[in-house]
Molecule: RNase P RNA; transfer RNA
Organism: Rhodobacterales bacterium 32-66-7
RNA sequence: GCGGAGGGCUGGAUGAUCGCGGGGUCGCAAGGUCUCGAGGAAAGUCCGGACUCCCGUUGGCAAGGGUGCCGGGUAACGCCCGGCGGGGGUAACCCCAGGGAAAGCGCCACAGAGAAGAGACUGCCCUUGCCGCGAACGGAGGUUCGCCUUCGCAAGCGUCAAGGGUAACGGUGAAACGGUGGGGUAAAAGCCCACCGCGGGACUGGCAACAGGACCGGCACGGCAAGCCCCACCCGGAGCAACGCCAAAUAGGGGCCUCGCGGCAGGACUGGUCCCGGAAACGGGAUACCGCUCGCCAGGGACGCCAACGCCCGAGAGGCCCGGGUUGGCAGCUUGACCGCCGUGGUGACACGGUUGGCAGAGGAAUGGUCAUCCAGCCCCGGAUCACGGUCCGGGGGGGACAGAAUCCGGCUUACAGGCUCUCCGCGCAU
RNA sequence: GGCCCCGUAGCUCAGCCGGAUAGAGCGACGGUUUCCUAAACCGUAGGCCGCGUGUUCGAAUCACGCCGGGGUCA
Numbered sequence: 001g002c003g004g005a006g007g008g009c010u011g012g013a014u015g016a017u018c019g020c021g022g023g024g025u026c027g028c029a030a031g032g033u034c035u036c037g038a039g040g041a042a043a044g045u046c047c048g049g050a051c052u053c054c055c056g057u058u059g060g061c062a063a064g065g066g067u068g069c070c071g072g073g074u075a076a077c078g079c080c081c082g083g084c085g086g087g088g089g090u091a092a093c094c095c096c097a098g099g100g101a102a103a104g105c106g107c108c109a110c111a112g113a114g115a116a117g118a119g120a121c122u123g124c125c126c127u128u129g130c131c132g133c134g135a136a137c138g139g140a141g142g143u144u145c146g147c148c149u150u151c152g153c154a155a156g157c158g159u160c161a162a163g164g165g166u167a168a169c170g171g172u173g174a175a176a177c178g179g180u181g182g183g184g185u186a187a188a189a190g191c192c193c194a195c196c197g198c199g200g201g202a203c204u205g206g207c208a209a210c211a212g213g214a215c216c217g218g219c220a221c222g223g224c225a226a227g228c229c230c231c232a233c234c235c236g237g238a239g240c241a242a243c244g245c246c247a248a249a250u251a252g253g254g255g256c257c258u259c260g261c262g263g264c265a266g267g268a269c270u271g272g273u274c275c276c277g278g279a280a281a282c283g284g285g286a287u288a289c290c291g292c293u294c295g296c297c298a299g300g301g302a303c304g305c306c307a308a309c310g311c312c313c314g315a316g317a318g319g320c321c322c323g324g325g326u327u328g329g330c331a332g333c334u335u336g337a338c339c340g341c342c343g344u345g346g347u348g349a350c351a352c353g354g355u356u357g358g359c360a361g362a363g364g365a366a367u368g369g370u371c372a373u374c375c376a377g378c379c380c381c382g383g384a385u386c387a388c389g390g391u392c393c394g395g396g397g398g399g400g401a402c403a404g405a406a407u408c409c410g411g412c413u414u415a416c417a418g419g420c421u422c423u424c425c426g427c428g429c430a431u
Numbered sequence: 432g433g434c435c436c437c438g439u440a441g442c443u444c445a446g447c448c449g450g451a452u453a454g455a456g457c458g459a460c461g462g463u464u465u466c467c468u469a470a471a472c473c474g475u476a477g478g479c480c481g482c483g484u485g486u487u488c489g490a491a492u493c494a495c496g497c498c499g500g501g502g503u504c505a
Base pairs, nucleotide, nucleotide: 001427002426003425004424005423006422007421008420009419010418012374013373014372015371016370017369018368020037021036022035023034024033025032026031039402043413044412046411047410048409049408050407051239052238053237054236055310056309058307059306060305061304064235065234066233067232068231069083070082071081072080073079084098085096086095087094088093099230100229104228105227106224107223108222121170123166124165125164126163127162128161129160131158132157133156137152138151139150140149141148142147178196179195180194181193182192183191197219198217199216200215203212204211205210244330245329246328253322254321255320256319257318258317259316262297263296264295265293266292271290272289273286274285275284276283277282299313300312301311338358339357340355341354342353343352344351345350375400378397379396380395381394382393383392384391385390432504433503434502435501436500437499438498441457442456443455444454450488459475460474461473462472463471481497482496483495484494485493
């Protein structure tokens, strides 16, 4: 210098002026004044919580959903950190839903002989048979004595058929039941051997995942679980339009359904009842018959089931659904598992301690508009310089991405013009 | 603001427990018929299966992430 990898920060600045929302303060009020006012993603709503309600949500089972190498961090997580294994890259580094296919079921199209306890199409080999050729040997005939013709027997060769052996070879496929080489065989084959792969594995290292591995086994056990499933662990549901209070308003609503409508005890506090007094209000007394009761026990409190305790009802209690009215105010509401800085511990995520630091709260919903000067980056013109890639100076045009709080946090994912910065890797050149 | 559902030809829909050249009706275009049109009959074209990444030998179909549309709740 060129090319690349991994992070971090930032993402217009200053001033004037006109507004908008919250809070403080002055004022009877109108209003004045001071102060604060979007993000790294406020987004998607994909995970995990806080909080609130569903009588409590306690324990177990069932159903449903989720997670999935190991260790750690955390309030928790599907997040983060560190490691292990696999894959990619020369490397820095990046990617992986990464448990179980030896519990079971299912699927593996087309092609191919055969697709999961598989198969024999082309091949190779053996045996038998028919046919053809036929060395050698034997007989007969001919002969120029070199041989020739013909017949018989027949090793062997070839075509075809039948029976058997085999799976090395060809070919198909995403995938073919170990691979290469040698021995062996009629031809072959882990049939045997060497190396590699595979399975088991004493032992060693490590918290673990896992790594190494003496030795053993001739090879069995194909792939798919982002198909069902199995194993381990986790999860009750709904959501701030949750939920609570006030005011207003209308209704004192309708339909379907489940369980129950028992027993005992107590006392004169209260209401009946009865007696006495009184005109009456009321006062005094009696009575456990009815009502009554911080009483007790059955029983009930059903929406997956069961159990336990508390709580409620106890003559009523409850479940599901439909309909009507109001649409105002307060609260939930923003200071919290918060952020920043410093110190200590840790490889790190993070934890602990300190801190005169920082932190919007609207409610049909504020956080904006205009102007001026500047700063990047872009385009055009002129000039200078050059190693022809650019660089510098002057002038003009024009100019800043993605996006915008809505109960609040921790993450993930997605969008994002450009700028600054740190660390590392490869190649080239110079010293 | 919260919570659910959907996306296949111009339109309306099948296919979506993996194996196709992705189908159907209407519509479009061309032809036959007719003096012309409609109807009828015959034929043809038209699809990145919303987009991307992955799982698998193989994805419209399975998984995840985006994009677009619709519904519902005080």